[in-house]
Context: one part of a larger RNA
Molecule: small-subunit ribosomal RNA, 3' major domain
Organism: metagenome
RNA sequence: UGACGGGGGCCCGCACAAGCGGUGGAGUAUGUGGUUCAAUUCGACACUACGCGAAGAACCUUACCCAGACUUGACAUUGAUGGAAUCCUGUGGAAACACGGGAGUACCCUUCGGGGACCUGAAAACAGGUGCUGCAUGGCUGUCGUCAGCUCGUGUCGUGAGAUGUUGGGUCAAGUCCCGCAACGAGCGCAACCCUCGCUGUUAGUUGCUACCAGGUAAUGCUGGGCACUCUAACGGGACUGCCGGUGUCAAGCCGGAGGAAGGUGGGGAUGACGUCAAGUCCUCAUGGCCUUUAUGUCUGGGGCUACACACGUACUACAAUGGCGAUUAUAGAGCGCUGCAAACCCGCAAGGGGGAGCCAAUCGCAAAAAAGUCGCCUCAGUUCAGAACGGAGUCUGCAACUCGACUUCGUGAAGUUGGAAUCGCUAGUAAUCGCGGAUCAUCAUGCCGCGGUGAAUACGUUCCCGGGCCUUGUACA
Numbered sequence: 001u002g003a004c005g006g007g008g009g010c011c012c013g014c015a016c017a018a019g020c021g022g023u024g025g026a027g028u029a030u031g032u033g034g035u036u037c038a039a040u041u042c043g044a045c046a047c048u049a050c051g052c053g054a055a056g057a058a059c060c061u062u063a064c065c066c067a068g069a070c071u072u073g074a075c076a077u078u079g080a081u082g083g084a085a086u087c088c089u090g091u092g093g094a095a096a097c098a099c100g101g102g103a104g105u106a107c108c109c110u111u112c113g114g115g116g117a118c119c120u121g122a123a124a125a126c127a128g129g130u131g132c133u134g135c136a137u138g139g140c141u142g143u144c145g146u147c148a149g150c151u152c153g154u155g156u157c158g159u160g161a162g163a164u165g166u167u168g169g170g171u172c173a174a175g176u177c178c179c180g181c182a183a184c185g186a187g188c189g190c191a192a193c194c195c196u197c198g199c200u201g202u203u204a205g206u207u208g209c210u211a212c213c214a215g216g217u218a219a220u221g222c223u224g225g226g227c228a229c230u231c232u233a234a235c236g237g238g239a240c241u242g243c244c245g246g247u248g249u250c251a252a253g254c255c256g257g258a259g260g261a262a263g264g265u266g267g268g269g270a271u272g273a274c275g276u277c278a279a280g281u282c283c284u285c286a287u288g289g290c291c292u293u294u295a296u297g298u299c300u301g302g303g304g305c306u307a308c309a310c311a312c313g314u315a316c317u318a319c320a321a322u323g324g325c326g327a328u329u330a331u332a333g334a335g336c337g338c339u340g341c342a343a344a345c346c347c348g349c350a351a352g353g354g355g356g357a358g359c360c361a362a363u364c365g366c367a368a369a370a371a372a373g374u375c376g377c378c379u380c381a382g383u384u385c386a387g388a389a390c391g392g393a394g395u396c397u398g399c400a401a402c403u404c405g406a407c408u409u410c411g412u413g414a415a416g417u418u419g420g421a422a423u424c425g426c427u428a429g430u431a432a433u434c435g436c437g438g439a440u441c442a443u444c445a446u447g448c449c450g451c452g453g454u455g456a457a458u459a460c461g462u463u464c465c466c467g468g469g470c471c472u473u474g475u476a477c478a
Base pairs, nucleotide, nucleotide: 001478002477003475004474005473007472008471009470010469011468012467013466015462016461019426020425021424022423023422026317027316028315029314030313031312032311033310034308035307042053043052064303065302066301067300068299069298070297073126077125078124082119083118086103087102088101089100090099091098092097107116108115109114128292129291131290132289133288137286138285139281140280141279142277144275149188150187151186152185153184154183155164156163157162168179169178170177194269195268196267197266199237200236201235202234203233204232205231208227209226212225213224214223215222240263243257244256245255246254247253319419323378324377325376326375327374328373335366336365337364340359341358345354346353347352385416389412390411391410392409393408394407395406396405432454433453434452435451436450437449438448
């Protein structure tokens, strides 16, 4: 100087407390451990692994296993030789591939030799490796933590390590600002500058809007005017403790008030200092070293990653009456669409099929929002709760749903009556609850990322638990 202390002081944080809803019990989904297996590819392991890499394993993916094949190789550069490319077709085979038959001779440049592009391909240089090492590395990422810290120059002090500044008194979300001070300044962080939501003006008016005028309909901005309103999207305004009162060291600030759409950082996002964990990743990529080279490379068929006495994590659905079922009736936002979204209409109980208008989309479509509301039935039961699992019949995608897809319908109707010890999230348009969209994607979502609808309770307080910041103290630790 640090680190540590079941030392002290001060201060923060859904850290506790106060509340609301869960997890832990059930069934299922999914990940992991374990076990099994020819293989169940690999990585990730307290917080910071476990719906994680994977924004989508039937083949492919695929790295694993079995079998069949290849050896200058699936891919790159150089390349003697031969040939355009390409198309049709036979035999063997599970395919890869092996062995044949036929058609076809083009295009660009040309000094008419040939060259370019493409195919074949001897020999050799070399390719290849998701093989090992993340404890050789770059890059990227997690975490402490959006915590308020981390340092430097000059000066001063100290033999020196180092100290001072950065400590102290106030204050703040903040090393934020003020005052004081052997310090005076500065840098990286904080804040602001950026995006978005909330108020408003100007400009603009179609695909959006419809107050006013006119026309028209069973009805509808449907049509012609119109751009006021809503909205769209570009540029501005607006909030600064600016104003008033109190308080405070005539300070920084704090408390209350006015005005205002918004008030003291207005809400949300992006943004992550010096560093820590030899944290994670050699399987994104790049890369040193090592290993491999008729195989640890490459191609193909099939299987596996989907196994199952069990254990754990994360979710979904429930156990019902604040509910279930039937009928009926409103109201979103944000997205996506040409290999696409697909309306009307017809068929089917339905999944879906037929059909194809319109739309490269403020124009057309996906599209029905759902919970809520209104009316009726059920009356506390393993039920008109719950839906696992099973049997039958189907639909769709795809070369192909056996291992191993999703969905529909009929029948059957398991556990489950609110969950031990323990444990998680959340402070407001939040929790809870309800549906909608998107990426990936042929098909496949209870996951992920977004969107809006309805919309709470509680916070006395900081003694205690956990994490963190500053000062101080002890130490036989570095």